[in-house]
């Protein structure tokens, strides 16, 4: 330099055949226990990297940027 992955919630990650964004882990509250941790119920939490474009509708398709990661010179 050139190719390829990949960016989503505090962390890890799903969702990429456009039609309400979602689990696990943390977290906050209740129950539970003599207490404290497990268990167990509920509740909060998200401009979906960044700007453009198509759409009646974009986390998902186009097109440009930044940032990681791998490969290849």
């Nucleotide at each position: 330099g050139c190719c390829a992955a990949g960016a989503u919630a505090g962390c890890u990650c799903a969702g990429c055949u456009g039609g309400u964004a979602g689990a696990g882990c943390a977290a906050u509250g209740c129950a539970c226990u003599c207490g404290u941790a497990a268990c167990g119920c509920a509740u909060a939490g998200g401009u979906c990297c960044c700007g453009g474009g198509u759409u009646c509708a974009a986390a998902u398709c186009c097109c440009g940027g930044u940032c990681u990661u791998g490969g290849c010179u």